[in-house]
RNA sequence: GCGUCCUUAGCUCAGUUGGUAGAGCUGCAGCCUUCUAAGCUGAAGGUCAUAGGUUCGAGUCCUAUAGGGCGUA
Numbered sequence: 001g002c003g004u005c006c007u008u009a010g011c012u013c014a015g016u017u018g019g020u021a022g023a024g025c026u027g028c029a030g031c032c033u034u035c036u037a038a039g040c041u042g043a044a045g046g047u048c049a050u051a052g053g054u055u056c057g058a059g060u061c062c063u064a065u066a067g068g069g070c071g072u073a
Stems, first nucleotide, its partner, number of pairs: 001072007010025004019056001028042004049065005
């Protein structure tokens, strides 16, 4: 260089045929406890890598760019 795959919450990852973005963990608040840990409950946290395009509607389809993995010479 070429081919191919990946990029979604602080971390690890789901997200079906395009139709209002989720789980676990961590952290935060509360309950429980003499206190801590454990356990239970709750809330918060997102420009779905970036920029365009298609569509009534895009995390999902198309194009380009950036970063990363693998293969190839």
Transfer RNA from Meteora sporadica, 73 nucleotides, folded computationally.
The organism belongs to Meteora, within Eukaryota.
Its Rfam family is "tRNA". Its family is annotated with triplet codon-amino acid adaptor activity in the Gene Ontology. Rfam describes the family as follows. Transfer RNA (tRNA) molecules are approximately 80 nucleotides in length.